A computed fold for a 388-nucleotide RNA from an Acidobacteriota bacterium, annotated as Bacterial RNase P class A.
A source record names the gene rnpB.
The prediction has a mean pLDDT of 78.
The model forms 95% of the base pairs in the Rfam consensus.
[in-house]
RNA sequence: CCACGAGGCAGGGGAACCGCUGCCGGGUGCUACUAACCCGGUGGAGGAAAGUCGGGACUCCACGGGCCGCGUGCUGGGUAACGCCCAGUGGGGGAAACUCCAGGCCAGUGCCACAGAAACGAUACCGCCACCCGCAAGGGCGUCCGCUCGCGGGCGCCAGGGUGGUAAGGGUGGAACGGUGGGGUAAGAGCCCACCAGUGUCGGCGGUGACGCCGGCAGCUCGGUAAACCCCACGUGGAGCAAGGCCAAAUAGGGGAGCACGGGGAGGCCCGCCCCUCGCUCCCGGGUAGGCCGCAUGAGGCGGCGGGUGACCGCCGUCCCAGAUUCAUGGUUCCCACCUCGGCCGUUGCCGGGGCAACAGGAUCCCGCUUACUCGCCUCGUGGGUCA
Numbered sequence: 001c002c003a004c005g006a007g008g009c010a011g012g013g014g015a016a017c018c019g020c021u022g023c024c025g026g027g028u029g030c031u032a033c034u035a036a037c038c039c040g041g042u043g044g045a046g047g048a049a050a051g052u053c054g055g056g057a058c059u060c061c062a063c064g065g066g067c068c069g070c071g072u073g074c075u076g077g078g079u080a081a082c083g084c085c086c087a088g089u090g091g092g093g094g095a096a097a098c099u100c101c102a103g104g105c106c107a108g109u110g111c112c113a114c115a116g117a118a119a120c121g122a123u124a125c126c127g128c129c130a131c132c133c134g135c136a137a138g139g140g141c142g143u144c145c146g147c148u149c150g151c152g153g154g155c156g157c158c159a160g161g162g163u164g165g166u167a168a169g170g171g172u173g174g175a176a177c178g179g180u181g182g183g184g185u186a187a188g189a190g191c192c193c194a195c196c197a198g199u200g201u202c203g204g205c206g207g208u209g210a211c212g213c214c215g216g217c218a219g220c221u222c223g224g225u226a227a228a229c230c231c232c233a234c235g236u237g238g239a240g241c242a243a244g245g246c247c248a249a250a251u252a253g254g255g256g257a258g259c260a261c262g263g264g265g266a267g268g269c270c271c272g273c274c275c276c277u278c279g280c281u282c283c284c285g286g287g288u289a290g291g292c293c294g295c296a297u298g299a300g301g302c303g304g305c306g307g308g309u310g311a312c313c314g315c316c317g318u319c320c321c322a323g324a325u326u327c328a329u330g331g332u333u334c335c336c337a338c339c340u341c342g343g344c345c346g347u348u349g350c351c352g353g354g355g356c357a358a359c360a361g362g363a364u365c366c367c368g369c370u371u372a373c374u375c376g377c378c379u380c381g382u383g384g385g386u387c388a
Stems, first nucleotide, its partner, number of pairs: 001384009010374001012336007020044009046359001050370002053368005058240004069236005074088005089102005103231002108229002110225003125170002127166007139158008178196006197221002199218008244293004254284006262276004300319008338355007
């Protein structure tokens, strides 16, 4: 320097001017911190605030237990918790750094398109082998006999057909019932043997454990699929800040009391009593609009020390850092910092030019994961090249 692998940092600082917004203080208005306006002070987005995917805090509702359902799934640890993180184990990939995957299909059941004989219970298309037929129709080759030289007949072999054996080989498929070699056999086959691979089992050793190593035994050779049912272990009540709580208009409607008119009980009139009612006055409670709380001291940030391989944990110190609701945090210029190019000097400086961006924005909060992005930077490691 090139190609890779792993991880991390930063996502600016200052000033001026013009704006937006929360809070505090002061001021102006006929009273008044009602609103509005003015002045001053102070605070004002992110590494992902995003997707809303996993887990929680918090709130309300429900709450006897079990089954079902759903979720997670190697081991150990971390954490409030997690499907997150750390450390390991086994397997796959890579030359390596490194990376990806993960309970159980020898408890049972199901499924495996097409092709193929056959997709798990056995079976056989071609092939290989043994035996039979090879006759009634025809065939090929060889040999023998007869002859009218055209052929005819016998026997054997082959083609062909049948029965059986086989699973070496071919063929199908993503996948075919361990592999190589030898023995064995009519041909073959773990049928037998040696070695290899796997599985099971027994013993020993190491590890908390997943598991690893060593030795013995058993021909045991077992297909795939659990995001198929299922089995095992663990976990799991529901809804969500539009949760939930408080205050509370106008209008309409509800309840109560009173007043007045009218009607009814009630029959001819009057008084009294009871009931109903348009209306008027007053009172009460519920809901809505609206307002307030929830709502910013927290599994909190920063620094130091200590423990741990690490995730993380403990102790001490210090800080208070958005809480809006039509939804604020923006713009311009200059300087610094950073990167880069050119020149000078010659050793890390001077001068000049350029770049300074992107993704994106809170709305109850927190821990994660994932995704998006770059003006830029750093560390460690692997392999290769070149120079000294």